[in-house]
RNA sequence: CACUUAUCAAGAAAGGCAGAGGGUAAUGGCCCGAUGAAGCCUUGACAACCUAUCGCAUUGUAGUCCUUGUUCAUAAGAGACUGCAACCAGAUAAGGUGCCAAUUCCAUCCAGUCUAAGACUGGACAGAUAAGUC
Numbered sequence: 001c002a003c004u005u006a007u008c009a010a011g012a013a014a015g016g017c018a019g020a021g022g023g024u025a026a027u028g029g030c031c032c033g034a035u036g037a038a039g040c041c042u043u044g045a046c047a048a049c050c051u052a053u054c055g056c057a058u059u060g061u062a063g064u065c066c067u068u069g070u071u072c073a074u075a076a077g078a079g080a081c082u083g084c085a086a087c088c089a090g091a092u093a094a095g096g097u098g099c100c101a102a103u104u105c106c107a108u109c110c111a112g113u114c115u116a117a118g119a120c121u122g123g124a125c126a127g128a129u130a131a132g133u134c
Stems, first nucleotide, its partner, number of pairs: 002133007013043005021032003026108004044100001046098001048097003051093004058086008066077005104126001109123006
């Protein structure tokens, strides 16, 4: 780089260096920026994925209780309780990444609806992040 899966309407600051761009395919918009953009460093925060711990519900299994029958300690049945295991909504921590303007800033393509140079809803394409595969 490629592939797979998941998420993307929430959330989150300062200081120093620096000195004109930036908003992550392209295009068109619209925003941010000398009241300091991008980038680098320090500290701090946020919580999407991984990691760690706990774990509602659900399923399986074992035991006990209850009901019925009988060969009197066993069979079946529905329910309750307890233990163990799996799985899991969610919670906590902030360790590894990530991230800390605006819905992924909005639109482009498709479908539908509204009564229509458009608006709304859903999906797709593309993108970002994480985990895994190669």

About this RNA:
Predicted 3D model of a 134-nucleotide RNA (SAM riboswitch aptamer (S box leader)) from a Bacteroidota bacterium. The sequence was found by an Rfam model in a public genome assembly. Rfam family: SAM riboswitch aptamer (S box leader). Its family is annotated with regulation of gene expression in the Gene Ontology. The prediction has a mean pLDDT of 77.